[in-house]
Predicted 3D model of a 471-nucleotide part of an RNA (small-subunit ribosomal RNA, 5' domain) from Litorisediminicola beolgyonensis. The RNAcentral record of the full RNA draws on ENA and SILVA. Model confidence (mean pLDDT): 86 of 100. Its Rfam family is "Bacterial small subunit ribosomal RNA".
Context: one part of a larger RNA
Parts: sequence; C1' cells; structure tokens
RNA sequence: GAACGAACGCUGGCGGCAGGCCUAACACAUGCAAGUCGAGCGCACCUUCGGGUGAGCGGCGGACGGGUGAGUAACGCGUGGGAAUAUGCCCUUCUCUACGGAAUAGGCUCGGGAAACUGGGUUUAAUACCGUAUACGCCCUUCGGGGGAAAGAUUUAUCGGAGAAGGAUUAGCCCGCGUUAGAUUAGGUAGUUGGUGGGGUAAUGGCCUACCAAGCCUACGAUCUAUAGCUGGUUUUAGAGGAUGAUCAGCCACACUGGGACUGAGACACGGCCCAGACUCCUACGGGAGGCAGCAGUGGGGAAUCUUAGACAAUGGGCGCAAGCCUGAUCUAGCCAUGCCGCGUGAGUGAUGAAGGCCUUAGGGUCGUAAAGCUCUUUCGCUGGGGAAGAUAAUGACGGUACCCAGUAAAGAAACCCCGGCUAACUCCGUGCCAGCAGCCGCGGUAAUACGGAGGGGGUUAGCGUUGUUC
Repeated sequence: GAACGAACGCUGGCGGCAGGCCUAACACAUGCAAGUCGAGCGCACCUUCGGGUGAGCGGCGGACGGGUGAGUAACGCGUGGGAAUAUGCCCUUCUCUACGGAAUAGGCUCGGGAAACUGGGUUUAAUACCGUAUACGCCCUUCGGGGGAAAGAUUUAUCGGAGAAGGAUUAGCCCGCGUUAGAUUAGGUAGUUGGUGGGGUAAUGGCCUACCAAGCCUACGAUCUAUAGCUGGUUUUAGAGGAUGAUCAGCCACACUGGGACUGAGACACGGCCCAGACUCCUACGGGAGGCAGCAGUGGGGAAUCUUAGACAAUGGGCGCAAGCCUGAUCUAGCCAUGCCGCGUGAGUGAUGAAGGCCUUAGGGUCGUAAAGCUCUUUCGCUGGGGAAGAUAAUGACGGUACCCAGUAAAGAAACCCCGGCUAACUCCGUGCCAGCAGCCGCGGUAAUACGGAGGGGGUUAGCGUUGUUC
C1' cells in the first nucleotide's frame, strides 16, 4: 500500500447494488417450512340438487428443494480414463389389457386406557391383495422343457395399466495422477495378501464365508499423532509464489448421540420407523411425547452478526386431465454506514479587508471573499397531483414503489484523524522526568513545533481513526 463475513471509539444527510452467528454440530417456548389426487374406492354429512365437505383405504410425492461443516488426509475432492451395473417420472418402437376369488380400513357394536393409543365381534369397496388363462419380446434350462403380467376411470375425448427393446437423464462401482504438518511416530497388518468353491449385491470385488498358500505395505515415509470438508474460485503480487475456501456454483458428509433395517426406481431417509443413551416435557405413576445444522424467533456463549414481516404476482418444484391446492424454495419488503458505487450539505458577486478570535517587533499580520450584504439555483429532502414496465385474454406481494409534473425555502444535511523525523502540515499558553505521549527512533527535569488546551495548518470525507488477520 492492498484486502476483510470484521469489531471498537467519535460522527452520521440521501440513493442503488451486495453482505449480515467466523464463537456453543450449545439448549430451544411459539408459529409456519410437504403435500396433493373424488377423473382409483366405499362410507358419513351438508346442499341452491349444480355440487361441496370430512375421516379413512389407495396412488404419486415426502431420496427434490432448504440447512450445517461435526466427522473425513479418504478414490472424499479435482482431473483423465474404464467395465461388471441399475434407472420412477420423460421420449421412441413392438405386443397385450381375458376370466375369477378371498379379505381389510372406514361404518356399526362391545370393551381397555388419565392420555398416547388400542383389543374383540359384525359388515363393505377399489387402479389395495390373490389365483387361473394367455406370452411378441423376457428369464431359467440337463435343450426335452419349465417360469412369469395387467386396472380400470370418465364429461367419449382422453387419461391410464402390463411385458419387452432402445434412448435420455440420474446414480452406483473400479483405476492412473494430484491433494497439510510431524521421524522427539520405524516398523505395520490374520480377512491381513492371494487362490479355489460357495453366498450376497443392480453390479465387480475378502464384500462375506469354508478350505489352501504365506503373503501384503514401508525411508520414493508405511503405521501412528495432530490439523482440515474438497474444488471452481477469493486475496495479494509485475510475475513466480504466498495466504485463503464467507456470499455464488459443483461434489462430499451429517441431521440430539450411537446402532439397525423397513418401504421404495431411488434412503439405511433433517421435519419416516425400531432399539439403546443423554436431555426436556406430560402423567391418574401404570405409561407416554419430543428433536430448529429449515424460515423467523428465544436463552446462552461472544468483540460481534437482522424481522416471531408480505406474497405465491414472477421463476422453479410436488400432486392433479384440469380448475386448482401446497411451497419460510423463491420473489419482495424490514433492520444494520458492514462493504462497494453515486449524489448532496449550495452557486455567483462581495474589502469599511467589519466585528470577534489568535499572534505581534504594537507598526501590523492572520482566520479571510471567509462572514454579513446583494443576485441566483433547487439536486437530494419535504408537501401536493399523476403514475408504470415486470403479465399473457385474466391474475402484481413489491406498491401508490420507480418515474414524471407542480410547489417550498439556502432553506433540513460535516465529521474524524493528524501537524518532532519517517510523513503532508507551526505558533502561543499551561505543565515541569509530574501529568502524560509513543508504530519505530524517542519526547517531558522552567521558554516542549513530540504532553494538555487554543489559534492556525495538513489529510480523508458520510465517513474517519484504532485493533485484529493475510499478502
């Protein structure tokens, strides 16, 4: 000098754009953040007889979106390759969509329980479940054969359902190279390294298992310890390099702590389930409920970081044929000089160089055209009127916002740090090694340009200075 997710002190007019718990992955009151479909189904209720509402069964979605960085030194990430894979919704193609059955929520009824919830009986439906038939593809095969599917709905125009092939997308897996420090960590390893058979998986593989062999890694640093999410990037710099990984984007990991699986195309699942633990709450003491590292917000910690806001209008997502519903994603508004950028706090004229302050060699000098006065202007602000684009036939949270017009009166708007040298800027008074200053050198013991005040001056400017960190 530059930079900052900054903080602190003094000060503070406006706007645009951005940013805003870096600390306790500490604990959380309250509200909201994932629903939707009656064009799958049966009931109950209401009805203006058009339809609507409700709890269930059923379908799709709750694996996306959003948060955080605890763990992880690793195929985690980056980059470049690979073969032994799966892929709901979407696109293309081919072929089907036949005949039956038994239940169960709900309802009714009888109970248990403080509650959460739950038991028995009876009864009912389906695009829920099961069987049979069929099989262009498909799977298995000892090549003889064997196995396996479907679902209907309605406004009659569609939406669906099943099997197979291909595509697209997404995901899983493997490998080369790169990826912090320590040797005051030198040996580490028994499923360990390899093989065979088997199991398991969508798939390869010690992934698992039985047997066999005794290997495998390591001073080119294994193992251990410490630290750490990685990258695009950011910052500094002429560059090389160093430091860093907030916001935005990609990947990974996590969801009170630890473990586990279920469902599903996809999870070992933030707002799902089960078990254990800690903590909090309810309880009739028998038993139950909960998980903000979602958006706000609270306590706590801290030098320090915001509203318990509005809207689905746009963009996007889920469901639905659609109308539409949901969406703290998102878009907006609020708070904060936290940063960057822009603007303003007036312009011209004005010498009796006024008054006053300060200095003085007492003549004067200086603040200083500065003020006053006169002549103007009205950016921003304020008041009144008009008033968008963003949206497409309709629908605008923002918002009576941006912007435009008129009016108003110089009217409402300047501070902070410094002045010994480095380093731009000097005098007087006070103090007297005191009080104090200080980034370094160093100032202060009676004329201190270095302390404190004043006048004057220098610098930056809605900021200025200090502290911290990086180059």